RNA sequence: GCCGGUGUGGCGGAAUUGGCAGACGCGCCGGAUUCAAAAUCCGGUGAUGGCGACAUCGUGUGGGUUCGAGCCCCACCACCGGUA
Repeated sequence: GCCGGUGUGGCGGAAUUGGCAGACGCGCCGGAUUCAAAAUCCGGUGAUGGCGACAUCGUGUGGGUUCGAGCCCCACCACCGGUA
């Protein structure tokens, strides 16, 4: 250089037939329980703004297609594998 694969919350990891993004687990926060704790159980947990109801944004980055994109197309970046 060429070919192939991967990239999603704090972490792992789903969502591949284009149709509510983040299921499930871990972690974290609050609560129950306990003399106290561990374990266990219950609830919450993407970001920004807002007292709030809500609004906007968010799948490596930038574009494109589409009523609608994590998913399709183009370029680029990072990592992994193959090859000369």
The RNA shown here (transfer RNA) has 84 nucleotides and comes from an uncultured Eubacteriales bacterium. The sequence was found in a public genome assembly. It matches the Rfam family "tRNA". Model confidence (mean pLDDT): 82 of 100.